[in-house]
RNA sequence: GAAGCAGACCAGACAGUCGCUGGCGCAGCAAUGCGCGGGAGGAAGGUCCGGACUCCAUAGAGCAGGGUGACGGCUAACGGCCGUCCGCCGUGAGGCGCGGAAUAGGGCCACAGAGACGAGUCUUUGCAGCGCAAGCUGCAAAGGGUGAAACGCGGUAACCUCCACCCGGAGCAAUCUCAAAUAGGCACGCGUUGAUGUUGCUCGCGGAGCGUGCGGGUAGAGAGCUUGAGCCCCCAAGCAAUUUGGGGCCUAGAGGAAUGACUGUCAUCGCUGUCGGGCUCGCUUGGCAGGGAAACAGAAUCCGGCCUAUCGGUCUGCUUCACUU
Repeated sequence: GAAGCAGACCAGACAGUCGCUGGCGCAGCAAUGCGCGGGAGGAAGGUCCGGACUCCAUAGAGCAGGGUGACGGCUAACGGCCGUCCGCCGUGAGGCGCGGAAUAGGGCCACAGAGACGAGUCUUUGCAGCGCAAGCUGCAAAGGGUGAAACGCGGUAACCUCCACCCGGAGCAAUCUCAAAUAGGCACGCGUUGAUGUUGCUCGCGGAGCGUGCGGGUAGAGAGCUUGAGCCCCCAAGCAAUUUGGGGCCUAGAGGAAUGACUGUCAUCGCUGUCGGGCUCGCUUGGCAGGGAAACAGAAUCCGGCCUAUCGGUCUGCUUCACUU
């Protein structure tokens, strides 16, 4: 210098203008206004695993069904993570893993081959029998050929199965609380000796309900809801995953769902032009100017993972090759 491997991290900054949505304070009867302060992610995504939490009986037993599968550890738990072994791939740093059992049993083993696990004999040789002979039959042995595998207690369990272990169901639209109008329910009272209605009252008209109370439930409102297996730093144990201890911090809580847009300056990365430097002479590096790019995506009860998407960039450790000293 080139090509790679592994891990960690960032996901533009600042200012101005106009907005959105919660909280607090003030003003206001209210509507609302003003001020201060808060307001998405590394994946918030897919909803694929595992849990917390809630209800169903404090979810217990059997069957069915499903899942996992080397060994040890971590964890609330896991199909996750860490370490080691084994196998495969790579020159290597490293990467990948459908890693229990084939003597419990069943199934299957393409093509080729005589034959694919049942049985049997394609070829050759030897022996015996039959036959004039070619040859046929039987027995035994060996070699060849085909094929991934050729008789060996074969291979295959990502075919069924067996073994060991795990799994009750539904899910925040869970669940709980408060509670209109209308309709219906129950109790009591009044009512054809005319209630109620029409109306301010009376008359008139009409003619069977009306009033009060209670309870269930709907709309609506609230709780669940964000202090949590939380985040940061230090020390210690451990190869590591992880964990003990100490200190500090509070960091969206909306809910038909807010977290945005524009402008300017700067930073980052390509492109074009121009001006310099370097040398191995077509590459590299620096300045200036112009014009561009900036992704994937977006909370919805919360958490631990996995997988997938992602413009561009930074850092650390390591490998291989070439060259120079």
The RNA shown here (Bacterial RNase P class A) has 325 nucleotides and comes from a Betaproteobacteria bacterium. The sequence is in RNAcentral, with records from ENA. Model confidence (mean pLDDT): 77 of 100. A source record names the gene rnpB.